[in-house]
RNA sequence: GCGGAGGGCCGGAUGGCCGCGGCGGAGGAAUUCGUCGAGGAAAGUCCGGACUCCAUGAGGCGACGGUGCCGGGUAACGCCCGGCGGGGGCAACCCCAGGGAAAGCGCCACAGAGAACAGACCGCCCGUGUCCGCACGGGUAAGGGUGAAACGGUGGGGUAAGAGCCCACCGGGGGGCUGGCAACAGACCCCGCAUGGCAAGCCCCACCGGGAGCAAUGCCGAAUAGGGACCGCGUGCGGGGAAACCCGCGGGGCCGCCUUGCCCCAGCAGGUCCGGGUAGGCAGCUGGACCCGGCCGGUAACGGCCGGGCAAGAGGAAUGGUCAUCCGUCCGGGCUUCGGCCCGGAUGACAGAAUCCGGCUUACAGGCCCUCCGCGCGC
Numbered sequence: 001g002c003g004g005a006g007g008g009c010c011g012g013a014u015g016g017c018c019g020c021g022g023c024g025g026a027g028g029a030a031u032u033c034g035u036c037g038a039g040g041a042a043a044g045u046c047c048g049g050a051c052u053c054c055a056u057g058a059g060g061c062g063a064c065g066g067u068g069c070c071g072g073g074u075a076a077c078g079c080c081c082g083g084c085g086g087g088g089g090c091a092a093c094c095c096c097a098g099g100g101a102a103a104g105c106g107c108c109a110c111a112g113a114g115a116a117c118a119g120a121c122c123g124c125c126c127g128u129g130u131c132c133g134c135a136c137g138g139g140u141a142a143g144g145g146u147g148a149a150a151c152g153g154u155g156g157g158g159u160a161a162g163a164g165c166c167c168a169c170c171g172g173g174g175g176g177c178u179g180g181c182a183a184c185a186g187a188c189c190c191c192g193c194a195u196g197g198c199a200a201g202c203c204c205c206a207c208c209g210g211g212a213g214c215a216a217u218g219c220c221g222a223a224u225a226g227g228g229a230c231c232g233c234g235u236g237c238g239g240g241g242a243a244a245c246c247c248g249c250g251g252g253g254c255c256g257c258c259u260u261g262c263c264c265c266a267g268c269a270g271g272u273c274c275g276g277g278u279a280g281g282c283a284g285c286u287g288g289a290c291c292c293g294g295c296c297g298g299u300a301a302c303g304g305c306c307g308g309g310c311a312a313g314a315g316g317a318a319u320g321g322u323c324a325u326c327c328g329u330c331c332g333g334g335c336u337u338c339g340g341c342c343c344g345g346a347u348g349a350c351a352g353a354a355u356c357c358g359g360c361u362u363a364c365a366g367g368c369c370c371u372c373c374g375c376g377c378g379c
Stems, first nucleotide, its partner, number of pairs: 001375010012326007020037007039350001043361002046359005051213004064209005069083005084098001085096004099204002104202002106198003121144002123140007152170006171193001172191004177186003217283004227274005232268002236249005250265005290309008327348009
């Protein structure tokens, strides 16, 4: 210098003017002063909690859902850290839904002769026949072919040709030993080898798990409408009559039935009172597994101690607009000692709190810093 890997950070700055929300002060008020006012993701709402209400006697079993190598961290987690194993890369480093396939069931497309107690298409070997092209019977699975996968691999011996048939090495299974907390690793001995893959298919094993969510929930509570109680006025339906009134017929209550008796029925913008809900107001509501710095322990995640700090809290929902200068980027023009300089214009990502916290994931113009790897060159 080129190419690459991992991690961290910023993500416009300053000032003037106008405006908005919270808090505090002054003022009788109008108003005014001070102070604070989005993010690394406030996002998706995918996990885990705090908190609140509802449900729940305890334990066991089952169902359903989730998680899944080992150890550690944490309030907890499906998160993080450190290891192990497997895969990729020359390497830095990256990726893995990574328990169990000799408990059982199921599936394995296409191709292929054969896909799981397998199989013989070509080939090879032996025998018989032969019209010398081959056919038939048997042996074999080394070679070819198909496939993601063909019932261990390579080499040698052996054989008619072959075959763990025999041997060496590799792989596999079993056993104890050593190291490690463990996952696991290593060497040794035994066994010719005995049962491929898929569990983000059912399933088995281990562990975890009540439900709903701040529009949770609690308190105060109008106007209007509606509900209830009491009081006041008042009193069912039909017919006749000018009216007073008369006649006939009901329903309900006075604890069941009969008789008798008594009371009530419709209505009032009437009065007094009660209770529930709504609008609205208050709380929950921001001081917390909080932030910053130092020291100590730990490989690390993280933990402990000490010191300092307080940093939105709205509720249809504020956090904005504009101007100037500077910074970055782009475009056009001019100058140039080719390093740049000047003038004009445009532009500054993704996005935006809504109870709070820990994570994950996704989005992000442009830029800065640190560490490491490979190659080339120079000393």
Predicted 3D model of a 379-nucleotide RNA (Bacterial RNase P class A) from Paracoccus salsus. Its Rfam family is "Bacterial RNase P class A". Rfam describes the family as follows. Ribonuclease P (RNase P) is a ubiquitous endoribonuclease, found in archaea, bacteria and eukarya as well as chloroplasts and mitochondria. Its family is annotated with tRNA processing, ribonuclease P activity and dimeric ribonuclease P complex in the Gene Ontology.